This is a predicted structure of a 107-nucleotide RNA (SAM riboswitch aptamer (S box leader)) from a soil metagenome.
RNA sequence: CAUCAAGAGGGGUGGAGGGACUGGCCCGUUGAAACCCCGCCAACCAUCCCGCGCAAGCGGGAAACGGUGGCAAUUCCAUCAGGCUCCAACGAUUGGCCUGGGAGAUG
Numbered sequence: 001c002a003u004c005a006a007g008a009g010g011g012g013u014g015g016a017g018g019g020a021c022u023g024g025c026c027c028g029u030u031g032a033a034a035c036c037c038c039g040c041c042a043a044c045c046a047u048c049c050c051g052c053g054c055a056a057g058c059g060g061g062a063a064a065c066g067g068u069g070g071c072a073a074u075u076c077c078a079u080c081a082g083g084c085u086c087c088a089a090c091g092a093u094u095g096g097c098c099u100g101g102g103a104g105a106u107g
Stems, first nucleotide, its partner, number of pairs: 001107004009038005017027003022078003039071003044067002047062006075103001080100006
């Protein structure tokens, strides 16, 4: 700096944890984590093609052999700020929705 609402799991070993942290809410002895094998998803890097550019590079496309990544739930949800909104009215705690930030993940 870019992306994070889509997509994609079987087997073996293992034997109680896991979903980053906190709070929820979930997953797990019908077998968690971890490791191994095979498979799959995607298309960031690399590769190839086209356009623009003096160049660095930028944009579009192809392919899926190679390097990463991923394969419950939106990054599972929330947390901070702002806006809109429901519950007769006020107020806005709570709830719902939207935008942004923070944190995190991957490249």
Source information:
Its Rfam family is "SAM riboswitch aptamer (S box leader)". About the family: The SAM riboswitch is found upstream of a number of genes which code for proteins involved in methionine or cysteine biosynthesis in Gram-positive bacteria. Model confidence (mean pLDDT): 81 of 100.